Notes: Lysine riboswitch aptamer from Cerasibacillus quisquiliarum, 174 nucleotides, folded computationally.

RNA sequence: CGGUGAGGUAGAGGCGCAGGCAACAUGAGUAAACUAUCUGAGGAUGACAACAAUGAUGAUAGCAAAAGGGUUGUUUGCCGAAGCAAUAUAAGUGUCAAACUUAUAUUCGCUGGGGUGUCUUUGAAUAAGAGACGCACUGUCAUACAUAUUGUUGUAUGGAGGACUACUGAUCGA
Numbered sequence: 001c002g003g004u005g006a007g008g009u010a011g012a013g014g015c016g017c018a019g020g021c022a023a024c025a026u027g028a029g030u031a032a033a034c035u036a037u038c039u040g041a042g043g044a045u046g047a048c049a050a051c052a053a054u055g056a057u058g059a060u061a062g063c064a065a066a067a068g069g070g071u072u073g074u075u076u077g078c079c080g081a082a083g084c085a086a087u088a089u090a091a092g093u094g095u096c097a098a099a100c101u102u103a104u105a106u107u108c109g110c111u112g113g114g115g116u117g118u119c120u121u122u123g124a125a126u127a128a129g130a131g132a133c134g135c136a137c138u139g140u141c142a143u144a145c146a147u148a149u150u151g152u153u154g155u156a157u158g159g160a161g162g163a164c165u166a167c168u169g170a171u172c173g174a
């Protein structure tokens, strides 16, 4: 001087992500338990146990919750923030099985981000969440074309966050 850019630090996307606290509404005049009346033999996914004519189940009336999720405010940590899927383990339900919930770990799985439509699913819910497929929007990089008060802006196409930008710097060659 030139090449590459391991590693480290700091940033950007925007209705950006997640958590904590408080209040409010919904949940709901719903569930359970109890009381009264009526009915009269089983109820729960299957089996067993337990309960049950001292009344199962169901109906009516009285009495009467909570959690999850949501909105608002405030606050903390951040930009694979975070979420999802699969597998495994542990705990929970009267026991076993099934199913479901929570937590942890794994995969170098998938997703740049928010929005929105349809379908499926969770849910009390037309709230909200999750998944699949689509639609445009937006940020970033690459390529092509055009433009520019020089390396800016615009259009189009495509890719993915292990990325991108900035600084630093391992290393290689002369």
Stems, first nucleotide, its partner, number of pairs: 001173003007168005014079001016078009034062005042051001045097004082111003085107009112138002115135008140159007

Its Rfam family is "Lysine riboswitch aptamer". Rfam links the family to the GO term lysine biosynthetic process.